A computed fold for a 71-nucleotide RNA from a Candidatus Tayloriibacteriota bacterium, annotated as transfer RNA. It matches the Rfam family "tRNA". By type it is a transfer RNA. The coordinates come from a structure-prediction model, not an experiment, and the mean pLDDT is 84. The sequence is in RNAcentral, with records from ENA.
[in-house]
RNA sequence: CGCGGGGUAGAGUAAUAGUAAUUCGCAAGGCUCAUAACCUUGAGAUGCGCGUGCAAUUCGCGCCCCCGCAA
Numbered sequence: 001c002g003c004g005g006g007g008u009a010g011a012g013u014a015a016u017a018g019u020a021a022u023u024c025g026c027a028a029g030g031c032u033c034a035u036a037a038c039c040u041u042g043a044g045a046u047g048c049g050c051g052u053g054c055a056a057u058u059c060g061c062g063c064c065c066c067c068g069c070a071a
Stems, first nucleotide, its partner, number of pairs: 002069006010024004018054001026042005047063005
């Protein structure tokens, strides 16, 4: 240099064009003598740029990063 897969909340995973969901974690409140557990609520994310389109996590192009294959 070539080929394939991937990049989404603090962490792990969904969402194949139409309001970005879920588990753990975090914060507040409730419960308790207290803590844990449990219940309720909340904050928090689409790698970057351009394009197509009414609408892009999704489709196309370029760049960056990670993993693998081949050499």